[in-house]
């Protein structure tokens, strides 16, 4: 600059003041929650949620291939083709379908010198 992701922007305060803490908002994102709907399915083979991060076969059990799914390729969307990466980790705790009203909770973190085409729209 510039990427993944909700994860970004205002305000105010107090302190041991070139920084650190505490709180408000607004914008984004996630939870629980009626009528109808729907689902008979939990009862340890528990259930359940955030996430693209699941499925299925092979395994010499270290892994390796494929389908699904996600991102990047540098103005910016769409469609297309090429390339190249990812496909995890964590949580609640006996419990949760969807759900209007209501109610809660998060706004961490990690990465980069790598920036291909073609077509239409727009912007600069």
């Nucleotide at each position: 600059c510039g990427c993944c992701u909700a994860a970004u922007c205002c305000c105010g305060g107090g302190c041991c003041c070139g920084g650190c803490c505490c709180g408000g908002g607004a914008g984004c994102g996630g939870g629980g929650g009626a009528c109808c709907c729907a689902c008979g399915u939990u009862u340890u083979c528990g259930g359940g949620g955030c996430g693209a991060a699941u499925c299925c076969a092979c395994u010499u059990c270290g892994g390796u291939g494929g389908g699904a799914g996600c991102g990047c390729u540098g103005c910016u969307c769409c469609u297309u083709c090429a390339g190249c990466g990812c496909c995890a980790g964590c949580c609640c705790g006996a419990c949760a379908g969807c759900u209007a009203a209501c109610c809660c909770c998060g706004u961490a973190g990690g990465c980069c010198c790598g920036a291909g085409a073609a077509g239409g729209a727009g912007g600069a």